[in-house]
This is a predicted structure of a 364-nucleotide RNA (Bacterial RNase P class A) from Kordiimonadaceae bacterium UBA4441. Of the family's consensus pairs, 94% are formed in the model. Rfam family: Bacterial RNase P class A. Rfam classes the family as a ribozyme. Model confidence (mean pLDDT): 76 of 100.

RNA sequence: UCAGAUGGCUGGAAGAUCGCUGCUGCAUGAGCAGGAGAGGAAAGUCCGGGCACCACAGAAGAAUGGUGCUGGUUAAUGGCCAGCGAAGGUAACUUCAGGGAUAGUGCCACAGAAAGUAAACCGCCUGCUCGGCAGGUAAGGGUGAAAGGGUGCGGUAAGAGCGCACCGCCUUUUUGGUGACAAAAAGGGCAUGGUAAACCCCACCAGGUGCAAAAUCGAAUAGGAACGACAGGCUUAGGCCGCUUUCUUCUGAAGUGUCGUUCGGGUUGAUUGCAUGAAGCUUUUGGUAACAAAAGUUCUAGAUGAAUGAUCUUACAAAUGGGCAACCAUUGGACAGAACCCGGCUUAUAGGCCAUCUGACAUU
Repeated sequence: UCAGAUGGCUGGAAGAUCGCUGCUGCAUGAGCAGGAGAGGAAAGUCCGGGCACCACAGAAGAAUGGUGCUGGUUAAUGGCCAGCGAAGGUAACUUCAGGGAUAGUGCCACAGAAAGUAAACCGCCUGCUCGGCAGGUAAGGGUGAAAGGGUGCGGUAAGAGCGCACCGCCUUUUUGGUGACAAAAAGGGCAUGGUAAACCCCACCAGGUGCAAAAUCGAAUAGGAACGACAGGCUUAGGCCGCUUUCUUCUGAAGUGUCGUUCGGGUUGAUUGCAUGAAGCUUUUGGUAACAAAAGUUCUAGAUGAAUGAUCUUACAAAUGGGCAACCAUUGGACAGAACCCGGCUUAUAGGCCAUCUGACAUU
């Protein structure tokens, strides 16, 4: 200097004038003064929660859905941090829907001789009654996503773990590590293919609905009508049996009705919920880190058809043109707007900046 990887910041600035909304104080007649006012993603609604209400209770089970290597962190997660293993990359680094194929079922099309009761097309070798037949073979070739361990040496008629060495695989033991795993040694058969984002098995987790939740006040109507199904029996009564209320069962509790379809009536108002929070920022301590604890400090929108804006000036990032330069002129700043709140993930993004690392080239 060029190319690349990872992490992060900013995303318009200053001034003036006018305008809008909340809060606080004063005033009460309109008003006056002070402070504040849309993001890094507010988007997507993909996750996890807080909060609110509902489900008759307890126990057991089933269904449905989700997660899936290990450890840590958190309110919690499928998030984040750190590691292990595998794949890709020269590397920095990136990605993984990462348990189980020896519980079972299914699938592996076409091509090919043969794709799980595996298998012999070409080829190689041997023999014979010789352009053919018989036997042996699975090293070489072909087909295919995949052909039943790989490379090499020996051996053989030709070959083959047939034998040997080194890898690979299996079993056992030792060492290191919290663990996933790693390394080493001894022995062994040289093979019980692949596929689970196929069904399934195993382990763990999960009640539902959601601020259009819900609460209060006010107002009004018709405590509406019809049809169908299931359901009540014994007793003077109490009560018993049955039935109903949760997905099922058992026990208990409550009740004596429950479910479905059609037609029709009233309300659509106001206030709260509504922003002090698992909160932000700074420092110290612990930790590789995510993060935790302590101390100090701050209050940072709350609308309800929806406020948070408009204009001007100056400088500035950038682009284009002119100019030796200073400079001049023109254009001009992306993605995009809170609606109960928070923690994540994903997607979009003009321009500018910072840090660390990898590779190549050149110079010293």